[in-house]
RNA sequence: GGGCGAUUGGCGCAGUGGUAGCGCAUCACAUUGACAUUGUGGGGGUCACUGGUUCAAGUCCAGUAUCGCCCA
Numbered sequence: 001g002g003g004c005g006a007u008u009g010g011c012g013c014a015g016u017g018g019u020a021g022c023g024c025a026u027c028a029c030a031u032u033g034a035c036a037u038u039g040u041g042g043g044g045g046u047c048a049c050u051g052g053u054u055c056a057a058g059u060c061c062a063g064u065a066u067c068g069c070c071c072a
Stems, first nucleotide, its partner, number of pairs: 001071007010024004018055001026042005048064005
């Protein structure tokens, strides 16, 4: 230099163009003499960034950035 892939809560990951979700973690309550476990509920996301297409974009298109793999 060229090609491919990834980027979504604190962490790991889902997500047919039509309400952003799951597990773990965290907080509160219940349970206990207490802790743990368990149960119920809550909070936490400008979906890497910029632009475009569309009635509507996490999703499609272009560019940029970071990370990984391959080729040279």
Molecule: transfer RNA
Organism: Candidatus Gastranaerophilales bacterium